[in-house]
This is a predicted complex of two RNAs, RNase P RNA and transfer RNA, with 448 nucleotides together. Its mean pLDDT, the model's own confidence on a scale to 100, is 80.

């Protein structure tokens, strides 16, 4: 230089008019006179994201009497850390996938790594593995190999032959999947039947906080797959949602059925224990369709310094950065380019996950080339 | 806003503890029946199980994640 991955930043710029919308000054009108109410002028400064989206998940607030205890139910799911929490983030650690390099080259091993992993248990139990196949999880014999041993036939014999009993689990076939793999010996034929090495399981050792890693004895191997199948086994979860919830205003029929009711109703939203509380649940009727609040200063941004591999956390300076409510943030001109994409706050943050024209930075992985 | 639920043939539904080729009634479309129609017998077509990605020897069924459509709520007595 090229490829290839992960994150971050930006999201048409400038100028000019003319709007909206809520703050702030200053000031005109109106009244039931206010620094506080309508309705208006004029000036300033403020005005949409990175996803504001889906509502997948985690908090905070707020109400439900405490948020108690048990069962059910949900969700988490390597190990450690981080956080207010989290199914998020980190850092490790294991497998996969690449990429080198070696070997006894369908394969194994070693080293390295930008990327991927819903990665606890299948030797707690219960069920499941169609079809095909001889046989699918007490293994098993279709082709097929053997047939030493015993029988059976030829031979005087020496031995030959088919394969009756039986023996095998090496080839073949099926199948996603066939009961350790390779390789030597071994044997009639094979076979962990022995033996190396790789796997695997036990025990104990030495590193690590832990996942795990090394290495040592010992066991011929018992232990196929699937827990997005039920279930175990750890650990976390009350509910409900800003149309929660609070004050004020009007207004109308404190109307009427239905139903439990003290071993009971109801607050507590599967149930039962325990606390409260004495009446309550449900429908049909009826009214209103109004204002304030809760709203935005916050686990809040920026910088710096120090601690940590990092996630982050301390400490210090500085900053104010939408708050509507039928819901504002637009329109037209001029200009310049790379001609500009998804999209639009509604109580608030912290994540995932989807959508998205393009640009700009920087880490790392790999391959030339040059010094 | 914030909660819930649904998706299967044109349409309304079935299947739903994963098994080979998903089924019903209307409805369409051909033949008979009829002078013709209706309505009756018969045969036949027509499905990417909303879409993508995963778990599985296998997915309509299980698990995510998108999408599309629909319901519900406010105060006072």
């Nucleotide at each position: 230089u090229g490829g290839g991955u992960c994150g971050g930043c930006c999201a048409g710029g400038c100028a000019g008019u003319c709007g909206c919308u809520g703050c702030c000054g200053u000031u005109g009108c109106g009244c039931u006179c206010g620094u506080u109410c309508g309705c208006g002028a004029c000036g300033g400064g403020g005005g949409a994201g990175g996803a504001a989206a889906g509502u997948c998940c985690g908090g905070g607030c707020u109400c439900c009497g405490c948020a108690g205890g048990g069962c059910a139910g949900g969700g988490u799911g390597c190990c450690a850390g981080g956080u207010a929490a989290c199914g998020c983030c980190u850092g490790g650690g294991c497998g996969c996938g690449c990429g080198c390099c070696g070997g006894u080259u369908u394969c194994c091993g070693g080293c390295g790594u930008a990327g991927c992993g819903a990665c606890g248990g299948a030797a707690a139990g219960u069920g499941c593995c169609a079809c095909a196949g001889a046989g699918a999880a007490c293994g098993a014999a279709c082709c097929g190999c053997c047939g030493a041993u015993g029988g059976c036939c030829c031979g005087c014999a020496a031995g030959g032959g088919a394969u009756c009993a039986g023996g095998c689990a090496a080839g073949g076939g099926u199948g996603a999947a066939a009961a350790g793999g390779u390789g030597c010996g071994g044997u009639a034929a094979g076979a962990g039947c022995g033996c190396a090495c790789c796997g695997c399981g036990c025990u104990g050792c030495c590193g690590g906080c832990a996942a795990c890693g090394g290495g040592a004895g010992c066991g011929g191997c018992a232990c196929g797959g699937a827990a997005a199948a039920c279930c175990c086994c750890a650990c976390c979860c009350g509910g409900a949602g800003c149309a929660a919830g609070g004050c004020c205003a009007a207004a109308u029929a404190g109307g009427g059925g239905u139903c439990c009711c003290a071993u009971g109703a109801c607050g507590c939203g599967g149930c039962c224990c325990g606390c409260g509380u004495c009446g309550g649940a449900c429908c049909c009727g009826g009214g209103u369709a109004g204002g304030c609040u809760g709203c935005u200063c916050g686990a809040g941004g920026u910088c710096g310094c120090c601690g940590g591999u990092g996630a982050c956390g301390g400490c210090g300076a500085c900053c104010c950065u939408a708050g509507a409510g039928g819901a504002a943030u637009g329109a037209c001109u001029g200009u310049c380019c790379a001609c500009g994409a998804c999209a639009g706050a509604a109580c608030c943050c912290g994540g995932c996950u989807u959508a998205u024209c393009g640009g700009c930075c920087g880490g790392c992985c790999c391959a030339c080339a040059c010094a | 806003g914030g909660g819930c639920c649904a998706c299967u043939a044109g349409c309304u539904c079935a299947g739903g503890c994963g098994g080979u080729u998903a089924g019903a009634g209307c409805g369409c479309g051909g033949u008979c029946c009829u002078g013709a129609u209706a309505a009756g017998a018969c045969c036949g077509a027509g499905g990417u199980c909303u879409g993508u990605g995963g778990u599985u020897c296998g997915a309509g069924u299980c698990c995510a994640c998108a999408g599309u459509g629909g319901c519900c709520c406010a105060c006072c007595a």

Description: Rfam match: Bacterial RNase P class A. The family's RNA type in Rfam is ribozyme.